A computed fold for a 523-nucleotide part of an RNA from an uncultured bacterium, annotated as small-subunit ribosomal RNA, 5' domain.
Context: one part of a larger RNA
């Protein structure tokens, strides 16, 4: 010193921390959605009215719910299997690259077209679902026209770190999408400004890719290892280099400065310990890496080969009309197993923060919080002053006392904590509606989970609140009984066989204290 356990004990608050074992198997639930200011449809139910009722209008409503499309979902959150090097730490390098959203700064948004989901009509199927016809939008798809300093070629030139950058000239190629607010004009709509998209082209930011070097644990009872293996050329592939891959060629590359081969771990900032050097460890926090039932694969996308996306194979668990289907908690709670051992199937989006969205808002087990546990680290209380007949009990006595002991009763005294009772927060100077206003900005007004908490003020009364271990030496602290090598203790020397300061109990004494001891590991 600990992410502890386990025994005895236990009053209170603050701030941490809380499956270190099976990367073992999961029952519910809830953890990624958003936008109608891209589109195109669109209820049911309920209510009212009219009616004797079918029903019919209206409202709830262009709502819910489904879909087409846009963005997100690759963030955030677990976890630590696996990897000893495609990892990680520290420094280069990209003249071998990408970067959605978001800042900046140039230009530009012409005109056209066929689908097809929802939706309707019929089929299959037990479901999971899936088939055929029809209909219809769009910021969905696709031609055209147009372009720039973008793209490829080609030529002259200038530079330079020499496979680079820049400047002229020609060729050929490649974009887009609309939508809302106000006006006006009008009533099909179209204009004009404004905003908000969108397309191209520069530069920035940010965030990755890839590569070099260098450091990273044990074993030599591993000594040789390697055939895409090293290196050419040519092509494929990538955002890009590269045997990344293929095809031809060549015979090479790595190793005693440990190759290869086994075993062991995520790494790191950091943590523990030491006076340092170093040694152990890498929970919590923070950065990177890896993985996601187990294996492989792509696809979509700036960006994944993707935890809660898809195929394939396998385990394994469920449904099943047997013909076929579903799943994936190493998100957050919970279960069961395993273990010495590790919470609640909570509460709220109010406050950071993310994601769409003009915005109001919606999501949001990130996160704020609450609940459980002395697991830990601080802090406080369980009272203070006086009080000697040195009270009664206890124990021990050499029987005189001595010692528990100012200790206790007694007086005064305070009221932390707990407990009752009133009042009551910051965290929201932000932000949202509404009104005024040209703006800026003004006024009203809503809105806190935690919580009727925190904090304050009052009542009442010491009142309700102390234990663990230990006493032979090491090492602080001693005497009585009992036992009799027995029963026991022991960290290590080593106690115990009739006078035990060592076993067991009492009294007294030391240590620590809501903790004391034990066992584990680490220095």
């Nucleotide at each position: 010193a600990c992410g502890a356990a386990c025994g005895c004990u236990g009053g209170c608050g603050g701030c941490g921390c809380g499956c270190u074992u099976a990367a073992c198997a999961c029952a519910u639930g809830c953890a990624a959605g958003u936008c109608g200011a891209a589109c195109g449809a669109g209820a049911a139910g309920c209510u009212g009215u009219a009616g004797c009722a079918a029903u019919a209008c209206a409202g709830u409503u262009g709502u819910a719910c489904a879909g087409u499309g846009g963005c997100g979902a690759a963030c955030g959150g677990g976890u630590g299997a696996g990897g000893a090097a495609u990892a990680c730490g520290u420094g280069g390098g990209u003249a071998a690259c990408c970067u959605a959203c978001c800042c900046u700064c140039g230009a530009g948004u012409g005109g056209g077209g066929a689908a097809u989901a929802a939706c309707c009509c019929g089929c299959c199927g037990a479901a999971a679902g899936g088939c055929g016809g029809g209909c219809u939008a769009a910021u969905g798809c696709c031609g055209c026209g147009u372009a720039c300093g973008c793209u490829u070629c080609c030529g002259u030139c200038c530079u330079u770190g020499c496979g680079g950058g820049g400047a002229c000239g020609g060729a050929a190629g490649g974009a887009a999408a609309g939508c809302c607010a106000u006006g006006c004009c009008g009533u099909g709509g179209g204009u004009a400004u404004g905003g908000c998209g969108c397309u191209c082209a520069a530069g920035g930011a940010u965030g990755g890719g890839c590569u070099c070097a260098u450091g990273u644990c044990c074993u030599a009872u591993c000594a040789g290892c390697u055939u895409g293996u090293u290196g050419g050329u040519a092509g494929g592939g990538u955002a890009a280099u590269g045997g990344c891959c293929u095809a031809c060629c060549a015979a090479g590359g790595c190793a005693a400065c440990g190759a290869c081969g086994g075993g062991u771990a995520g790494c790191u900032g950091g943590u523990c310990u030491g006076a340092g050097a170093g040694g152990a460890c890498g929970a919590u926090c923070a950065g990177c890496c890896a993985c996601a039932c187990u294996g492989g694969c792509a696809c979509u996308g700036c960006g994944a080969c993707a935890c809660g996306g898809g195929c394939c194979a396998g385990a394994c668990u469920c449904c099943u009309a047997c013909g076929g289907g579903a799943g994936g908690c190493a998100g957050c709670a919970g279960u069961g197993a395993g273990g010495a051992a590790u919470a609640u199937u909570g509460c709220g989006c109010a406050a950071u923060g993310g994601g769409c969205g003009a915005a109001a808002g919606c999501c949001u087990g990130a996160c704020g919080c609450a609940g459980c546990g002395a697991c830990g680290c601080c802090g406080c209380g369980u009272g203070g002053g006086g009080g000697a007949u040195g009270a009664a009990g206890g124990u021990c006595u050499u029987c005189g006392g001595a010692u528990u002991g100012u200790a206790a009763a007694c007086c005064c005294c305070u009221u932390u904590c707990g407990g009752g009772a009133g009042g009551g927060a910051a965290g929201a100077u932000g932000g949202g509606a509404c009104g005024g206003g040209c703006a800026a900005c003004c006024g009203u007004u809503c809105g806190g989970a935690c919580g009727g908490u925190a904090c304050c003020u009052c009542c009442a009364g010491a009142a309700g609140c102390a234990g663990c271990c230990a006493c032979g030496g090491c090492u602080a602290a001693c005497u009585u009984c009992g036992u009799g090598c027995c029963a026991g203790c022991a960290g290590c020397c080593g106690c115990g066989g009739u006078a035990a300061u060592a076993c067991g109990a009492a009294g007294g004494u030391g240590g620590c204290a809501a903790g004391c001891g034990u066992u584990g590991u680490u220095c």